[in-house]
RNA sequence: GGAGUCGGCCGGGUGACCGCGGCCCGAAAGGGUUGAGGAAAGUCCGGACUCCGCAGGGCAGGACGCUGGGGAAUUCCCAGGCGGGGUGACCCGUGGAUAGCGCAACAGAAAGCAAACCGCCGUUCCCUUUCUCCAACCCUUGAGGGAGCGGUAAGGGUGAAACGGUGAGGUAAGAGCUCACCAGCGCAUCCGGUGACGGGUGCGGCUAGGCAUGCCCCGUCCGGAGCAAGACCAAGCAGGAGGUAUGGGUGGCCCGCCCGUCGCCUCCGGGUAGGUCGCAUGAGGUGAGCGGUAACGCUCAUCCCAGAUGGAUGGUCACCGGUUGCCGCUUGCGGCAGCUACAGGAUCCGGCUUAUAGGCCGACUCCACGG
RNA sequence: GGGCGCUUAGCUCAGCUGGCAGAGCGUCGCCCUUACAAGGCGAAGGUCGGGGGUUCGACUCCCUCAGCGCCCA
Numbered sequence: 001g002g003a004g005u006c007g008g009c010c011g012g013g014u015g016a017c018c019g020c021g022g023c024c025c026g027a028a029a030g031g032g033u034u035g036a037g038g039a040a041a042g043u044c045c046g047g048a049c050u051c052c053g054c055a056g057g058g059c060a061g062g063a064c065g066c067u068g069g070g071g072a073a074u075u076c077c078c079a080g081g082c083g084g085g086g087u088g089a090c091c092c093g094u095g096g097a098u099a100g101c102g103c104a105a106c107a108g109a110a111a112g113c114a115a116a117c118c119g120c121c122g123u124u125c126c127c128u129u130u131c132u133c134c135a136a137c138c139c140u141u142g143a144g145g146g147a148g149c150g151g152u153a154a155g156g157g158u159g160a161a162a163c164g165g166u167g168a169g170g171u172a173a174g175a176g177c178u179c180a181c182c183a184g185c186g187c188a189u190c191c192g193g194u195g196a197c198g199g200g201u202g203c204g205g206c207u208a209g210g211c212a213u214g215c216c217c218c219g220u221c222c223g224g225a226g227c228a229a230g231a232c233c234a235a236g237c238a239g240g241a242g243g244u245a246u247g248g249g250u251g252g253c254c255c256g257c258c259c260g261u262c263g264c265c266u267c268c269g270g271g272u273a274g275g276u277c278g279c280a281u282g283a284g285g286u287g288a289g290c291g292g293u294a295a296c297g298c299u300c301a302u303c304c305c306a307g308a309u310g311g312a313u314g315g316u317c318a319c320c321g322g323u324u325g326c327c328g329c330u331u332g333c334g335g336c337a338g339c340u341a342c343a344g345g346a347u348c349c350g351g352c353u354u355a356u357a358g359g360c361c362g363a364c365u366c367c368a369c370g371g
Numbered sequence: 372g373g374g375c376g377c378u379u380a381g382c383u384c385a386g387c388u389g390g391c392a393g394a395g396c397g398u399c400g401c402c403c404u405u406a407c408a409a410g411g412c413g414a415a416g417g418u419c420g421g422g423g424g425u426u427c428g429a430c431u432c433c434c435u436c437a438g439c440g441c442c443c444a
Stems, first nucleotide, its partner, number of pairs: 001367010012320007020035006037342001041353002044351005049226004056255004061222005066080005081094005095217002100215002102211002117156002119152011164182006183207001185204008230277004239268006247259003284303008321340009372443007381396004390427001398414005420436005
């Protein structure tokens, strides 16, 4: 200098004028103060909170899934293990396929109990030729071809995938058939590690394939609904039908529990379209110290930071920034023009994911060159 | 605000225990008719809403984004 990996942060500032919501002061006019985000978004997870009497047991159903830790909890975070990719920084994946069932189109002989299309080998029969022969036929010998039966997974070819690799022995030809070495698997045992797991030794049978984001098995967790939950006040209205103890509450079912005998439940119809609470002091923010590799935790100090309800946080102008292009040149200044994102609370909080003009910072890797 | 569903040819919809994407209507061509309609025969037409993942292989299974629709006080 170039190329790249990972992490964090900012994401306009000031002033003037005109406006908007909340709160406070004021009799009023008016004044003061405060007023969006890193995602307020998607609603993908988890919780707080509220109601269903309690939220109890079982089945069904659902979610998650290497190990250890963090956290209120999680499809979250941190650290590590193993496998794969990359020269590397680093990135991606993650229970079980030896519990069982199932799937694998097309191609191919054969696709999960393996399997015989070509090839190789053995054997039976037939044909051609040859040998032995004076000649012919049979038999015999050698060579070739065809058909049948059998052996063979070393070779060819198909496929995403073909049942270990190399070498030697062995055989009719071959083959873990046998042996040596190597890779892998299972069992036993030792060492290291909290653990996932890693390393060593011995034995075994010779090779065990893939898919569980197919059913499933194992382990852990989950009762249901959601602030339009729910509580209260005000206003207004018209009742009707059905069910009712083998009943209802229980939003999948059963048990348990509770209610219950003329008041409840369901459906249809009628009325209201208002207000208050829930509703913002919270797993809260900031700073410092300590513990921990880290996520995070503890202690102290300090701060109070939107609460609308058809839904406020906006508009115009000026200046200063940032950045891109062009021009001028005094080479880092000036002028002109353009751009300045994504987006916006609605009960609250913690995550994840997605969108985001432009810019900054930190750590690290590879390549080239120079000292 | 909260809960749930759908997206496949021009239109309406099938298809998903993963294996060559289909039907009806419509369009086009030919036949029939003097001509048109109806009818008969044939053909074209698909990023399966976008992207990523699992798998040998994805319309189908998983994740994410977009669009559309329904329900609640």
This is a predicted complex of two RNAs, RNase P RNA and transfer RNA, with 444 nucleotides together.
Rfam match: Bacterial RNase P class A. Its family is annotated with tRNA processing, dimeric ribonuclease P complex and ribonuclease P activity in the Gene Ontology.
The coordinates come from a structure-prediction model, not an experiment, and the mean pLDDT is 78.